[in-house]
């Protein structure tokens, strides 16, 4: 140069084109002498970026930025 794959919540990862979720973390209560563990219950996301298709895009198209692996 060229081809393939991955980017969604602080992490790791999900999500038939149809309300953006779930574990860890985090905040707040209960429990407890205190602390940890339960347990209840909150908060968190411009689904790398830009266009397009569509009534409706994390999904589906083109272009771009980033990692990673492959050929050359």
């Nucleotide at each position: 140069g060229c081809u393939g794959g991955c980017g969604u919540a602080g992490c790791u990862c999900a999500a038939c084109g149809g309300c953006a979720g779930a574990g860890c973390a985090c905040c707040u209560g209960u429990u407890u002498u205190g602390u940890a563990a339960a347990c209840a219950g909150g908060a968190c996301g411009u689904u790398g970026g830009a266009g397009g298709u569509u009534c409706a895009a994390u999904u589906c198209c083109u272009c771009u930025c980033g990692c990673c692996a492959g050929c050359u």
Record summary:
The RNA shown here (transfer RNA) has 72 nucleotides and comes from a Candidatus Omnitrophota bacterium. The prediction has a mean pLDDT of 81. The sequence was found in a public genome assembly. It matches the Rfam family "tRNA". By type it is a transfer RNA. Rfam describes the family as follows. Transfer RNA (tRNA) molecules are approximately 80 nucleotides in length.